RNA sequence: GGGGGCGUGGCUCAGUUGGUAGAGCGAUGCGUUCGCAACGCAUAGAUCGAGGGUUCGAAUCCCUUCGUCUCCA
Numbered sequence: 001g002g003g004g005g006c007g008u009g010g011c012u013c014a015g016u017u018g019g020u021a022g023a024g025c026g027a028u029g030c031g032u033u034c035g036c037a038a039c040g041c042a043u044a045g046a047u048c049g050a051g052g053g054u055u056c057g058a059a060u061c062c063c064u065u066c067g068u069c070u071c072c073a
Base pairs, nucleotide, nucleotide: 001072002071003070004069005068006067007066010025011024012023013022019056027043028042029041030040031039049065050064051063052062053061
């Protein structure tokens, strides 16, 4: 320098014929307990790495760019 993969709540991931984002774990509150754990119920938390474009509508398509992993030279 060139090719490819990945980037989504605190963490691990899903979401892929474009239709307005979910799960598990974790956190907080309540119940239960003398207390803790476990269990049950509830709540908060991500405009999807960044910028731009296409579209009525973009995590999803296109362009640029950043980070990371990997292959080639």

About this RNA: The RNA shown here (transfer RNA) has 73 nucleotides and comes from an uncultured Eubacteriales bacterium. It matches the Rfam family "tRNA". Rfam classes the family as a transfer RNA. It was read from a public genome assembly. Its mean pLDDT, the model's own confidence on a scale to 100, is 82.